The RNA shown here (c-di-GMP-I riboswitch aptamer) has 102 nucleotides and comes from Steroidobacter agaridevorans. Its mean pLDDT, the model's own confidence on a scale to 100, is 82. Lineage of the source: Bacteria > Gammaproteobacteria > Steroidobacterales > Steroidobacteraceae > Steroidobacter.

[in-house]
RNA sequence: CGUCUGUAAGGGCAAAGCCGUUCGAAAGACGGUGACGCAAAGCCUCCGGUCCUCUGGCGCCGCUGUUCCAGCAGCCGCUCCAAAGAUAGCGGGGUUGCCGUU
Repeated sequence: CGUCUGUAAGGGCAAAGCCGUUCGAAAGACGGUGACGCAAAGCCUCCGGUCCUCUGGCGCCGCUGUUCCAGCAGCCGCUCCAAAGAUAGCGGGGUUGCCGUU
């Protein structure tokens, strides 16, 4: 420097649940507790998946305004769609690395 490995030893991380936060619209994040698991459960959203919808878009209902009517505009609510948000403990990929072994 590279291979294999997670047996031994010494270490590492920490799911769900519970408690919390001058975080976030939400998904979620972070801290504490706690261990289901993890040999990269270290790091990176490049690809696919999944989750969410502040916001944007299509449609529908209602109200208001305007109009002779058709229609148009605004607002409330609902459905669906969309990531630029989230997930690295969903998978792939990239990258760095500990003990032992060869």